[in-house]
RNA sequence: UGUUUGAUAGCUUAAUGGUGAAGCACUCGUUUGAUAAGCGAGAGAUUGUGAGUUCAAGUCUCACUCAGACAA
Repeated sequence: UGUUUGAUAGCUUAAUGGUGAAGCACUCGUUUGAUAAGCGAGAGAUUGUGAGUUCAAGUCUCACUCAGACAA
């Protein structure tokens, strides 16, 4: 330098172009003499940044940033 893959909650991952889910963690409750575990409930996301297409974009297109792989 080129090709390619990826970026979503604190972490690990989902999501046919049509109101973004789950596990762990966190908060509250329950349970216990007290913790942990278990059980119940709750909160937490401008989906890397900026544009474009579309009635509608996490998803499609382009550029950029960052990370990985491959080639030279």
A computed fold for a 72-nucleotide RNA from a Verrucomicrobiia bacterium, annotated as transfer RNA.
Model confidence (mean pLDDT): 84 of 100.
It matches the Rfam family "tRNA". The family's RNA type in Rfam is transfer RNA.